[in-house]
């Protein structure tokens, strides 16, 4: 890096230290955040419950899978705003609007 599934309106920092000016992916357009220091890195704290373990349901048995419940800290993730909002396509609606697709982030499996 490709594919494939599952999730993405919840929920965690007014911590310290470096750094110095742009950051919210990408492109436009909006909206925020940022010299009362953002981002970013590093430490400290937290949040999830994706992997994982432990019970249990289902299953004549065992195993796999499905589904509930619980634990948890490092194999990961993540701690302004909905993935910040909205673009293009399809569905629908008188119409605002909705929903779904795509685009990305994560995980896990393949390759």
């Nucleotide at each position: 890096g490709u594919u494939u599934u599952a999730u993405c309106g919840a929920g965690a920092g007014c911590g310290g230290u470096g750094c110095g000016a742009g950051g919210g992916a990408a492109u436009u357009g909006g909206c925020c955040c940022g010299a009362u220091g953002a981002c970013c890195a590093c430490c400290c704290g937290g949040c999830a419950a994706c992997a994982g373990c432990u019970a249990g349901c289902u299953a004549u048995u065992u195993g796999c899978g499905u589904c509930u419940a619980g634990c948890g800290a490092g194999g990961u993730g993540c701690c302004a705003a909905a993935u910040c909002c909205a673009a293009c396509u399809g569905c629908u609606a008188a119409a605002a609007g909705g929903c779904a697709a795509a685009a990305g982030a994560u995980a896990a499996a393949a390759u």